Record summary:
The part of an RNA shown here (small-subunit ribosomal RNA, 5' domain) has 557 nucleotides and comes from a metagenome. The full RNA is in RNAcentral, with records from SILVA. The coordinates come from a structure-prediction model, not an experiment, and the mean pLDDT is 82.
Context: one part of a larger RNA
């Protein structure tokens, strides 16, 4: 000089990208952050309705005034139809996205490699199938136990739920030939054997069949067994990645082996049994997540790890394992401890290192908004929902960058302030003043702009089909959908009018004088000012810098 996630101090117009709990991974009140599928299933509440029946009205006929008919009304109720809310079974999702950075000096991270030691949902080619049985149980009804959280007992009833039995293109296992390698072994080659699947759902139709439900034909989504790919994952390795030797030895599953277990998978991963082995900046204390980056710096290099990216860890604390392709799971279970709530004391709840938000510490970091219209993501066949991701907005000069606070003219160099050698010199074209201009800010009007498809209705082709249904793909009108938002931008109006301030003038280092004060009060990054003429302190005038900021403290180079 540069640079900051920054504080503090004066001052503070406007816009646009950014960018904002660094400190106690401390506590947390409240709302919302993951649901979704009726085209997998049973049952079905508001609601309308169609019947039939009772009740209780009643316009209005009649009438011997006692009363009798009665269009229609309204509640119930039983028995249909529409309707489909919450629940419930199932099935994907919840293992993403979203947050800390406590641990961790480690195959954790980068890097470059290996897996003939794995595995992998949903996607994308593919090849082969989708058959016949059962038996339960939640929703639901009755009961009963509890303050409550919730349970338990009988009955009933479904599936794409559960579980038998056929079939095997094939897979796996054994046993066996060929081929090949990189030792173990490997084969997108084969033989024989034993073992191993499944589930339906929804559209459409011309003959032909029917118990009238359907069969049959055909789309479409699914369902199973298998190849194969894509992406994800797992485990291993070479090589890199802090300080301390005032840590000099350190290990018994420890190194190895045999054999069994145990994974998806090699392996002391675990076990029994032999061996005696293995390490050498080990071990042990301190610190720390790692990268891409960032900052500096002519570079080597130096410091650094916000914001965005990747990769690892965690989710009150410590442990455990179920469920699943996938987790030992931030809003999931179950034990244990702390706290915190609730309680009828018998016993229950809960976990903001998600987003706003509060308390606390602290120099110090924002809204308890708005929308899901776009990007994605989960689930659906789709319409769609849902999404605190995300996209907007809002506050904070915290940061970069852009504009403005006016523009020309205008000397009797005015007043008025300081300075004076008293003459006069400076603030100074600076001001009044004339003349214009209108950016931002006000104010009025315009502005369905652009950020936008999906989807649904008409066409046209092509394709699949028996088929001018139906279904898919392409294209081409139409029509619908915006949180921001009446915004961004555009015109008009109108007026200089609403917009400058902060450090610093003894050298270093651009820029001086007057008063005050009198080693006092005070300044000071270093040198050093101040003890009666201070350019170094405090005002004032002037002057230099920088400017919506300007000094300071801090931290790095």
């Nucleotide at each position: 000089g540069a640079a900051c996630g920054a504080a503090c101090g004066c001052u503070g117009g406007c816009a646009g990208c950014g960018u904002g709990g660094a400190u106690u991974a401390g506590g947390c009140a409240u709302g919302c952050a993951a649901g979704u599928c009726g085209a997998a299933c049973g049952g079905g509440a508001a609601c309308c309705u169609g019947u039939a029946g009772a009740u209780u009205c009643a316009a209005g006929u009649u009438u011997u005034c006692g009363g009798a008919c009665g269009a229609g009304a309204a509640u119930c109720u039983g028995c249909g139809g529409g309707g489909g809310a919450g629940a419930g079974u199932g099935g994907c999702g919840a293992a993403a996205g979203g947050g800390u950075g406590a641990g961790u000096a480690a195959c954790g991270c980068g890097u470059g490699g290996g897996u003939a030691a794995u595995c992998u949902g949903c996607c994308c080619u593919u090849c082969a199938g989708u058959u016949u049985g059962g038996g339960a149980u939640a929703a639901c009804u009755u009961c009963g136990c509890g303050a409550a959280a919730g349970c338990g007992a009988a009955g009933c009833u479904a599936a794409u739920a559960c579980c038998g039995g056929a079939u095997g293109c094939g897979g796996u296992c054994g046993u066996u030939g060929c081929g090949c390698g990189c030792a173990u072994g490997c084969g997108u080659c084969g033989a024989c054997g034993a073992u191993c699947a499944a589930a339906g759902g929804u559209g459409g139709g011309g003959a032909c069949c029917u118990u009238c439900g359907g069969g049959c034909c055909u789309g479409c989504c699914g369902c199973u067994g298998g190849a194969a790919g894509a992406g994800g994952a797992g485990c291993c390795c070479g090589c890199g990645u802090g300080c301390c030797a005032u840590c000099a030895g350190c290990u018994u599953g420890u190194u190895g082996g045999u054999g069994a277990g145990g994974u998806a998978a090699g392996a002391g991963c675990u076990c029994a049994c032999c061996a005696a082995g293995g390490c050498u900046u080990a071990c042990g204390g301190c610190u720390a997540g790692c990268u891409g980056g960032u900052c500096u710096g002519a570079g080597a290099g130096g410091a650094u790890g916000a914001u965005c990216a990747g990769c690892c860890a965690c989710a009150c604390u410590g442990g455990g394992a179920c469920u699943g392709a996938g987790a030992c799971a931030c809003u999931g279970c179950c034990c244990a401890g702390a706290c915190u709530c609730c309680u009828a004391c018998g016993g229950g709840a809960g976990g903001c290192u998600g987003u706003a938000g509060u308390c606390g510490a602290g120099g110090a970091u924002c809204a308890u908004u708005c929308g899901c219209a776009a990007u994605g993501c989960g689930c659906g066949a789709a319409a769609g929902c849902g999404u605190g991701a995300c996209g907007a907005u809002g506050c904070g000069a915290c940061g970069c960058u852009g504009c403005g606070u006016g523009g020309a003219g205008g000397a009797u160099g005015a007043c008025g302030g300081c300075c004076u050698u008293c003459g006069g010199g400076u603030u100074g074209u600076a001001a009044a003043c004339u003349c214009c201009u209108g950016u931002c800010a006000u104010u009025c009007g315009g502005g369905a702009a652009a950020a936008a498809u999906u989807c649904u209705c008409c066409g046209a082709c092509u394709c699949u089909g028996a088929a001018u249904a139906g279904g898919a793909g392409u294209u081409g009108g139409a029509a619908u959908u915006g949180a921001u938002g009446g915004u961004a931008c555009c015109g008009g109006a109108a007026g200089a009018g609403g917009a400058a301030g902060c450090c610093a003038c003894g050298g270093c280092u651009a820029a001086c004088u007057c008063u005050g004060u009198g080693c006092c009060a005070g300044c000071a990054g270093c040198c050093g000012c101040g003890g009666u003429a201070a350019u170094a302190c405090a005002g004032a005038g002037g002057u230099g810098g920088c400017a919506g900021g300007c000094g300071u403290u801090g931290u790095u180079c």